[in-house]
RNA sequence: AGGGUUUGAUCCUGGCUCAGAACGAACAUUGGCGGCGUGGUUGAGGCAUGCAAGUCGCACGGGAAACUCCGGCUUCGGUCGGAGCGGUACAGUGGCGAAAGGGUGAGGACUACGCAGACAACCUGCCUGCGAGAGGGGGAUAACCCGCCGAAAGGCGGGCUAAUACCGCGUGAGACCACGGGAGGUCCUCCUUCUGAGGUCAAAGGUGGGGAUCCUUCGGGACCUGCCGCUCGCAGAGGGGUCUGCGCCCCAUCAGCUUGUUGGUGAGGUAACGGCUCACCAAGGCGACGACGGGUAGCCGGCCUGAGAGGGUGACCGGCCACAUCGGGACUGAGACACUGCCCGGACUCCUACGGGAGGCUGCAGUUCGGAAUAUUUCGCAAUGCGCGCAAGCGUGACGAAGCGACGCCGCGUGGAGGAUGAAGGCUUUCGGGUUGUAAACUCCUUUCGCAGGUCACCAAAUGGAUGCGGGCGAAUAGCCCGUGUUCAUGAGGAGCCCGUAAAGAAGCACCGGCUAAUUCCGUGCCAGCAGCCGCGGUAAGACGGAAGGUGCAAAUGUUGUUCGGUGUCACUGGGCAUAAAGGGUGCGCAGGCGGCUUGACAAGUCGAGUGUGAAAGCCCCCGGCUCAACCGGGGAAGUGCGCUCGAUACUGCCAGGCUCGAGGACCGCAGGGGUGAGGGGAACUCCAGGUGUAGCGGUGAAAUGCGUAGAUAUCUGGGGGAAGGCCGGAGGCGAAGGCGCCUCACUGGGCGGUUUCUGACGCUGAGGCACGAAAGCUGGGGGAGCAAACAGGAUUAGAUACCCUGGUAGUCCCAGCCGUAAACGAUGGGCACAAGGUGGAGGGGACAGCGACGUUUUCUCUGCCGCAGGGAAUCUGUUCAGUGCCCCGCCUGGGGAGUAAGGUCGCAAGGCUGAAACUCAAAGGAAUUGACGGGGGCUCACACAAGCGGUGGAGCAUGUUGUUCAAUUCGAAACAACGCGAAGAACCUUACCCGGGUUUGACAUGCACGGAUUAACCUCCCGAAAGGGAGGCCACGCCUUCACAGGUGGAACGUGCACAGGUGUUGCAUGGCUGUCGUCAGCUCGUGUCGUGAGAUGUCGGGUUAAGUCCCAUAACGAGCGAAACCCCUGUCCUUAGUUGCCAGCGGAUAAUGCCGGGGACUCUAGGGAGACUGCCGGUGACGAACCGGAGGAAGGUGGGGAUGACGUCAAGUCAUCAUGGCCCUUACGCCCGGGGCGACAAACGUGCUACAAUGGCCGGUACAGAGGGACGCGAAGCCGUAAGGCGGAGCAAAACCCAGAAAGCCGGCCCCAGUUCGGAUUGGGGGCUGCAACCCGCCCCCAUGAAGUUGGAAUCGCUAGUAAUCGCGGAUCAGCCAUGCCGCGGUGAAUGUGUUCCAGAGCCUUGUACACACCGCCCGUCAAGCCACGAAAGUCGGGGGUACCUUAAGUCGCUGAGCCAACCUUCGGGGGGCAGGCGCCCACGGUAAACCCGAUGAUCGGGACUAAGUCGUAACAAGGUA
Repeated sequence: AGGGUUUGAUCCUGGCUCAGAACGAACAUUGGCGGCGUGGUUGAGGCAUGCAAGUCGCACGGGAAACUCCGGCUUCGGUCGGAGCGGUACAGUGGCGAAAGGGUGAGGACUACGCAGACAACCUGCCUGCGAGAGGGGGAUAACCCGCCGAAAGGCGGGCUAAUACCGCGUGAGACCACGGGAGGUCCUCCUUCUGAGGUCAAAGGUGGGGAUCCUUCGGGACCUGCCGCUCGCAGAGGGGUCUGCGCCCCAUCAGCUUGUUGGUGAGGUAACGGCUCACCAAGGCGACGACGGGUAGCCGGCCUGAGAGGGUGACCGGCCACAUCGGGACUGAGACACUGCCCGGACUCCUACGGGAGGCUGCAGUUCGGAAUAUUUCGCAAUGCGCGCAAGCGUGACGAAGCGACGCCGCGUGGAGGAUGAAGGCUUUCGGGUUGUAAACUCCUUUCGCAGGUCACCAAAUGGAUGCGGGCGAAUAGCCCGUGUUCAUGAGGAGCCCGUAAAGAAGCACCGGCUAAUUCCGUGCCAGCAGCCGCGGUAAGACGGAAGGUGCAAAUGUUGUUCGGUGUCACUGGGCAUAAAGGGUGCGCAGGCGGCUUGACAAGUCGAGUGUGAAAGCCCCCGGCUCAACCGGGGAAGUGCGCUCGAUACUGCCAGGCUCGAGGACCGCAGGGGUGAGGGGAACUCCAGGUGUAGCGGUGAAAUGCGUAGAUAUCUGGGGGAAGGCCGGAGGCGAAGGCGCCUCACUGGGCGGUUUCUGACGCUGAGGCACGAAAGCUGGGGGAGCAAACAGGAUUAGAUACCCUGGUAGUCCCAGCCGUAAACGAUGGGCACAAGGUGGAGGGGACAGCGACGUUUUCUCUGCCGCAGGGAAUCUGUUCAGUGCCCCGCCUGGGGAGUAAGGUCGCAAGGCUGAAACUCAAAGGAAUUGACGGGGGCUCACACAAGCGGUGGAGCAUGUUGUUCAAUUCGAAACAACGCGAAGAACCUUACCCGGGUUUGACAUGCACGGAUUAACCUCCCGAAAGGGAGGCCACGCCUUCACAGGUGGAACGUGCACAGGUGUUGCAUGGCUGUCGUCAGCUCGUGUCGUGAGAUGUCGGGUUAAGUCCCAUAACGAGCGAAACCCCUGUCCUUAGUUGCCAGCGGAUAAUGCCGGGGACUCUAGGGAGACUGCCGGUGACGAACCGGAGGAAGGUGGGGAUGACGUCAAGUCAUCAUGGCCCUUACGCCCGGGGCGACAAACGUGCUACAAUGGCCGGUACAGAGGGACGCGAAGCCGUAAGGCGGAGCAAAACCCAGAAAGCCGGCCCCAGUUCGGAUUGGGGGCUGCAACCCGCCCCCAUGAAGUUGGAAUCGCUAGUAAUCGCGGAUCAGCCAUGCCGCGGUGAAUGUGUUCCAGAGCCUUGUACACACCGCCCGUCAAGCCACGAAAGUCGGGGGUACCUUAAGUCGCUGAGCCAACCUUCGGGGGGCAGGCGCCCACGGUAAACCCGAUGAUCGGGACUAAGUCGUAACAAGGUA
């Protein structure tokens, strides 16, 4: 710091998504140790059990029992008394505490919280300091005893008693109250202080020591003294209460709220201000700076994230608040409306004797339900702290510790060093190897942690007891207190160290397609599955699953969830709005925001300095302590904030004053379809009447409907009517926009120019608001010619509820009133200023020239075009900005759902404005690029069409294919570009298919091992259809030894076995190679440069020209390559060389005749070489060019003709069956051999051909002329035989020599006479020939006989532009033969037509549009049908919420009452004062009733919407998308 993802590619916009960090987490797999933290986020659901607040005997009165000892008695069981335990336990009175500590986050958007302030409007127990005091009395009451009620909880009555409990009286330094006087202060509703006199108000004792004096019940007391307490004050510290300012979430689809409401007067109440409460009076108060309402939420220090600003959050720790089963209430008290207090009501749970009672874990543990999920019913008061106490001490689930959980952070370990033959094994492999991997083994070494044993610091520098010393109080050497020493006592829990042990006990998890670091094999086969996004999987998957290897992290690793980040994707820092989402349709204008020049004053904003505060903890820095770290301690900094004081005054502001350039006014002029009303005119149209006139008119692509002989259309005259305004007219004018167009008049708005002058900032914008606002539409009333939704008819069509035609009603017009929308567009809000120009149009002014048209120049306003800089993603924009700035408003935040729903509001309605969500997608978009495409355009080409000739499509046959059939009819080829194609030769073979018979190291290759001496081969025989199987016979070779026989050995061969062979099995969508096609089309590219952000463009475009991107010119291009052309071959002319097998002119010879012979080298020819043609020459055209046209010459002329040659690429085109080849598959078979069959089937269909249908013909006879080929397992002559096929024969020829070999059409002569024929030859019968092992299936040929269809072929369709078409024959490959009419060649004869590019199909270039890019065989829309999901409406139904009104009213405060009751004080003893019970009243929780409102759930059915490989119907949109 960015990356992935929209496209064929690009840039931009824009969303989605990833990498990071974090967590009170959870889940999965795994798991050695320790330290420090942390752990019910859900149900503020319910809770068993134990504990969590007591303490004080130095406030007070009581006061055991068990037990022990002693004594008495004893029936020996025990009992009584005393002592000890013990003034103990225990309960009570009283005091203090219990309001702290601990928990939780329900409620609460404010009486909360945070920061800063205020209280001159307040309170404060315990603690500290200071001042003053504590005299003298009284009456009760718990406990206890007795009695009674009750199941219990508990209660009642009577009686006794104490106090630091309670109550009078006295005293009053003082405090408080009211009044008077003085002084001072200030924030001046008062405060402080001094003073006078009046009124009111206190108290409590306990305990240690002492012993002089006094008293004594002889214990002691008074008294003295110490300590602890008590009372009244003042002050402090700390704690609290109240008030103010500022800050603090979402919804405006919550816009108005409020009656104690706002204020006043008075009163009440409180510690205190206050409408806090009440009576009366007034009618206020709050609100777009968001009141009121709804939703959500404890707030903060902080924490997480982030560069920061910000965003998120509020666990642990700390501060504050709130709550304590739910609701209400007060009491006590310094403090509470009180977590473990009280009363009442509700719900719930428990007990009950049914009459009544009890309870409150959101304390610590623990339990249960719910939940993805959160711990021990532990130890200890040793430490810290708190309460009580003089103290010892007691209490303390606060706290200190331990336990559980990898929940988090941090640390440590699972060993270290050496060790290559790179072991084995695994995986992989191109079989060589590679990798796991120094990894292991093995050798040496170490021992952290763990485990076992032992030892021990510190937390205790504290506190307490005892005691020594010093000091204080004191009469005191008592005593108490303080300080300091000695000594003793106190530890819940745990560290460290030592020793032993042996490498010994200790590694996993995720990932490996891109993002993102890490790759192979196997399995699977759109299955199973993966997936954060893009996307993987349909037989070679680096993406699924496994394995091996690798990468990352590591006692963890992943996943899920959440937050921030990335995301500048809500933009303060830091975004946008012409076309991507986004400018309001336009104006006026209240509030608001912003505002010219200048002077002075102030100092609010602003700036500076100082100061206070911003708690601690945390973050950051430094230092330090645990071995380090985490963690902890100390110090500092920071805390961007707020307050106060002082200062500055440029800018903003406020106040006062001035100015004129902004703005506005006056005056003089100007242009204009600006607006409103009234009047008028002509053209056209239509209707009516009449005249002329006759058969049509009208309409269309063509028609028809329609009109017309009852006289239309056409034409003329007259009349009526309504609407619209031709020419001028123009990217010209006016208006804010909508919009405005004949003429005249009236009224009226705005703009512009000009000179002087006036006002003196009066300005700009503008949320709401108000007004205007095309068309259509609505209401009422008119009007209605033309036009024309709806509607009707006619056409078109598969249909045609459309496009076209004939009609035609609303409407269009007028008046009045609504509606309020639009592609209301410049898709561009308004204002001001500034920033190069050029050239038009409109209106006005000045200057100059001129003196005439009207010119030149300048200036202001408006309106266009081009264009610099700049801007912009680009297109573009560019002084009329989309540039540079400032001000104000509106609006946007992915696509769909949707401008929909509900709500609100406006409207008569239609509908408008405002305006979501669920759900769903990984995009949707903008601009530009390259292609492709278009029923877009331009230019051009080609047998593309046209012109012409001949065919195909009809027939018969041949052949290929489909289909069907079959045991098999092997396989492939499929529009063009499969179909006489692979196949240039299927009877066996071929052959791949089928049936049957066999065979298994194989028909074929290589290697190894063993056997092996004769086998194999060869010959013979047997079985067999053959293959094959079996039997017999027989021969070797090299080397060594040997005379020899023979033996040994070796290799080939054979046998056995192992490796392996083999496969026309599969995948042409894994491939190589080869091929087809576009297409012999003229294209396809590159380097450098230039342009563009880029894809890319330029070059290659343009103007000419060509067959051609051929060449020329021009040119930000200059060059180059692959193609085209040329080079190559054949052919056409000539020359030259050569002259046999070819040739024969001249010479000679010979023959019946012939180059037959001598010879010749002329000619033809052969085959080597060369020449020739280059637009070279002439004329014309053309830009002087390229080139074209014509001509000359020439055998040939503009590429002479033909061939070979096929660019980048396209079709996943074809071929795994030519061959090769990866993967997969078969292995006594999917291999191999053999016999037979099939590939030749046959209802039908198609392609390609042959032969015909005849007279330009057929038949017969005669006769002429080629070229190119082939030939030895061959071609085969002559001659003979046969009607013929053919046979016999064998000359010659490895061939310019011989043979195949006769060319045929043609020419000459004859016949046929238009007929299914003397056309045509299919089919069939018979007889033959040839090849071959073999012609049944299934060959070819000959002869005789037979003699089918067919009389020129529907729709449609093919070839060909010259030696071409057509027509005629000849040869060759393959091949024994041949189904060849095929294919490849050869020559003979030899046309017609076109000089055009409208159309069909195709192609090239340029251009245009595009929503296509799998590229139009594209894309894509809507209904319907199916599945699924969420939502809306809905008769209703159910639940929840906060209010309102009324009713009822518990407890309780307050008030009134109080005839009943009552100890303290007074009393004249009657009573009074005071109090209590009781009663009443106000308020009021719960509850009830009522009408509304809001929210939610559910609902037959209805509605649309989203989504879902291959459903239906059409074709709306994208190319002029076929009606823009």